[in-house]
Molecule: Lysine riboswitch aptamer
Organism: soil metagenome
């Protein structure tokens, strides 16, 4: 440049539970002094013409997962640190998106223990373990090309074939 792994790997859509009887909304109800972002600060606004809070009626969505199909894909992608900027009305942090750089991780499953998270989903770390593709290095068959089967160690995608 091209190409292979398999429960492989991401993107959009449709769809389904879950978020959740939560939030918000209301009510001639109960109570009474705050309340207004996850925390702290400033400033402002609402509030005894009744704040938050309970209770009744109504009642959702992002965000996170599942399957199904369509696209591009085979460092696919994914998660850690850093750094710049962007949101969250203002500032500090936190969280959140993006982007550069820089390390980790060969893919999938399975178990302890951790972190996310509304979750016991689903992800991500580590600790064993199994299974697959590859490569190396070795034992045996078959068998005589160094070609095929299978065991055994053992490496990592900066791999592996052409």
């Nucleotide at each position: 440049u091209a190409g292979a792994g398999g429960c492989g790997c991401a993107u959009c859509u449709u769809u389904u539970a879950u978020a959740a009887g939560u939030a918000a909304g209301u009510u001639a109800c109960c109570u009474g002094a705050g309340a207004a972002u996850g925390c702290g600060g400033a400033a402002u606004u609402c509030u005894u013409g009744g704040a938050a809070g309970g209770a009744g009626c109504c009642c959702a969505a992002a965000g996170g997962a599942g399957a199904a199909g369509a696209u591009g894909c085979c460092g696919a992608a994914a998660g850690g640190u850093a750094u710049a900027a962007g949101a969250c009305a203002c500032c500090g942090c936190a969280u959140u998106u993006u982007a550069u750089a820089u390390c980790u991780u060969g893919g999938u499953c399975c178990c302890c223990g951790g972190a996310u998270u509304a979750a016991c989903a689903g992800u991500c770390c580590c600790c064993g373990g199994a299974u697959u593709g590859u490569c190396a290095c070795u034992g045996a068959g078959c068998c005589c090309g160094u070609g095929u089967u299978u065991g055994g160690u053992g490496g990592a995608g900066a791999g592996c074939u052409a």